[in-house]
Molecule: FMN riboswitch aptamer (RFN element)
Organism: Actinopolyspora alba
RNA sequence: GUGCGCUCCGGGGCUCGGUGAAAGUCCGAACCGGCGGUGACAGUCCGCGAACCGUGUUCCACUCCUGGUGGAUCGGCCGAUCCGGUGAAACUCCGGAACCGACGGUGAAAGUCCGGAUGGGAGGAAGCGCAC
Numbered sequence: 001g002u003g004c005g006c007u008c009c010g011g012g013g014c015u016c017g018g019u020g021a022a023a024g025u026c027c028g029a030a031c032c033g034g035c036g037g038u039g040a041c042a043g044u045c046c047g048c049g050a051a052c053c054g055u056g057u058u059c060c061a062c063u064c065c066u067g068g069u070g071g072a073u074c075g076g077c078c079g080a081u082c083c084g085g086u087g088a089a090a091c092u093c094c095g096g097a098a099c100c101g102a103c104g105g106u107g108a109a110a111g112u113c114c115g116g117a118u119g120g121g122a123g124g125a126a127g128c129g130c131a132c
Stems, first nucleotide, its partner, number of pairs: 001132007008124002015029004030112002032101002034048004043099002052076003058072006081097005103115003
């Protein structure tokens, strides 16, 4: 230095007013932005994770065992940006104007509330162990 294992870390956000029987869900304003990459800093570029879907693959666990349930794996799906400026270089910075946000729940519709979740996780930092 590389690989494997262990340990740890690993998502933010409703304030005010309006309507109403009822809204943190609607309306007017408000607020938030995971991880890696990149000629220079990114919610909107490239890729990934999560969520959601699957009569698929292989494997594991449990079970009431021609079957069922759960997990892993695999596949699918997977939102949204422009203009001007600076510069060698920016859809990333500065100025301006926009846009986007899983599923289930709910006295009325949710990026912000509650829930699955004391979960999972891209990945990050060092330390230790083993191998080369």